[in-house]
Description: A computed fold for a 352-nucleotide part of an RNA from an uncultured bacterium, annotated as small-subunit ribosomal RNA, central domain. The RNAcentral record of the full RNA draws on ENA and SILVA.
Context: one part of a larger RNA
RNA sequence: UUGGGUUUAAAGGGUGCGUAGGCGGGUUUGUCAAAGUCAGCCGGUAAAAUUUCGGGGCUCAACCCCGUCGUGCCGUUGAAACUGACGGGCUGGAGUUGCAGCGGAGCAUGCGGAAUGCGCAGUGUAGCGGUGAAAUGCAUAGAUAUUGCGCAGAACUCCGAUCGCGAAGGCAGCGUGCUAGCUGCAAACUGACGCUGAGGCACGAAAGCGCGGGUAUCGGACAGGAUUAGAUACCCUGGUAGUCCGCGCAGUAAACGAUGGAUACUUGCCUUCCGCUCCGAUUGCGGAGUGCGAGGCGCAGCGAAAGCGUUAAGUAUCCCACCUGGGGAGUACGCCGGCAACGGUGAAACUC
Numbered sequence: 001u002u003g004g005g006u007u008u009a010a011a012g013g014g015u016g017c018g019u020a021g022g023c024g025g026g027u028u029u030g031u032c033a034a035a036g037u038c039a040g041c042c043g044g045u046a047a048a049a050u051u052u053c054g055g056g057g058c059u060c061a062a063c064c065c066c067g068u069c070g071u072g073c074c075g076u077u078g079a080a081a082c083u084g085a086c087g088g089g090c091u092g093g094a095g096u097u098g099c100a101g102c103g104g105a106g107c108a109u110g111c112g113g114a115a116u117g118c119g120c121a122g123u124g125u126a127g128c129g130g131u132g133a134a135a136u137g138c139a140u141a142g143a144u145a146u147u148g149c150g151c152a153g154a155a156c157u158c159c160g161a162u163c164g165c166g167a168a169g170g171c172a173g174c175g176u177g178c179u180a181g182c183u184g185c186a187a188a189c190u191g192a193c194g195c196u197g198a199g200g201c202a203c204g205a206a207a208g209c210g211c212g213g214g215u216a217u218c219g220g221a222c223a224g225g226a227u228u229a230g231a232u233a234c235c236c237u238g239g240u241a242g243u244c245c246g247c248g249c250a251g252u253a254a255a256c257g258a259u260g261g262a263u264a265c266u267u268g269c270c271u272u273c274c275g276c277u278c279c280g281a282u283u284g285c286g287g288a289g290u291g292c293g294a295g296g297c298g299c300a301g302c303g304a305a306a307g308c309g310u311u312a313a314g315u316a317u318c319c320c321a322c323c324u325g326g327g328g329a330g331u332a333c334g335c336c337g338g339c340a341a342c343g344g345u346g347a348a349a350c351u352c
Base pairs, nucleotide, nucleotide: 003324004323005322006321007306008305012320014203015202016201017200021196022195023194025090027088028087030086031085032084035083036082037079038078039077040076042075043074044073045072053067054066055065056064057063093193094190095189096188097186098185099184100183101182102181105179106178107177108176109175110174111173112156116152117151118150119149120148121147122146123145127138128137164171165170208249209248210247211246212245213244218242222238223237224236225235260319261318262317263316264315265314268297269296270295271294272293274291275290276289277288278287279286280285301308302307325352326351327350334345335344336343337342
């Protein structure tokens, strides 16, 4: 390289939107001076040697000599089914509209109670706290406990789920406003408007960074007490950054379903969320069907197996991303980005 692969062996980009590009539903007996495709013939080219086939020369062979075939590319003459181009027309894909719903989707703002800590006051007295056991620590300047009042910041018990929503990250007290999404039903409208998506742009947990605020709790660093042979730890008492908010940066995660997206097809059973239809009850309900989701078990099939199995890892098509033995190494160098931390891209020598 051909190829074969990507749940767990190397390998799916963290996620979306989308540019170029690639690919694309059914119809027309329309058009094409026919681009792809197919066919024919002739021509050109594909150096020689080598190789194939035929023949010849060294006693044979190797070896040597002569002739010949050839896929491909270019040109030429045609064909018109398919792809394509141009045009007409279709509704199943896609979208719009109407009606009915759903959610812890996002943003902003207001409010609530419990807990925690602190302040003030009351009661009250000698301990409290902590541990395997202790000690550091706190406490007669009155702690712990308990009662009342107040302040602050952060997080929202139960409901809660095998649950819901979101592209992913993620999202949970209650109310309101704004924004976005999805589903069902009906079929009125547009008429292929679609799928994917290199670059690009945007979003992106936690920690981290800059400026300003805030700081109740917890708590890297740090200090002390223990433990221990030692203990730069695990345990305990404290505690700064941080944890929270605003604005900006950063751009990574076991960013996981370790499973890219889209479409179609392929026995089933059970559970469940949200709709719709029908049936039976009639205060609260039950059953059947159907559509979109979320799960469990399993046919065929697939798989190295574990397992997957209509939410596929099955059967196929299209597009993107990625892999090609281990270490060296996600390192060095260069470039790009960043305030920095660092991120992106990403080798080789050597070695097994």
Its mean pLDDT, the model's own confidence on a scale to 100, is 85.
It matches the Rfam family "Bacterial small subunit ribosomal RNA".